This is a predicted structure of a 77-nucleotide RNA (transfer RNA) from a Thermomicrobiaceae bacterium.
């Protein structure tokens, strides 16, 4: 090279066209609780959905191109 699959809050991980200005757990910070810690409760801050583009009235979802990742293949006369 070529062919297949991945990319989503710090880490994990729901998501198959409208219920998603995107939801969970953990982790972070604030209070409550407690002699304190840890546990528990409550709430709060965190994702340009890698990046561009196109398709649609409407895309994290469909398509195409790039990038990075990971797996296969790369030869015979």
């Nucleotide at each position: 090279g070529c062919c297949c699959c991945g990319u989503u809050c710090g880490u994990c991980u729901a998501g198959a066209g409208g219920c998603c200005u995107a939801g969970g757990a953990c982790a972070u910070c604030a209070c409550c609780c407690u002699u304190u810690c840890a546990a528990g409760g409550u709430g709060a801050a965190g994702a340009u959905c890698g990046c561009g583009g196109g398709u649609u009235c409407g895309a994290a979802u469909c398509c195409c191109g790039c990038a990075c990742g990971g797996g296969g293949u790369a030869c015979c006369a």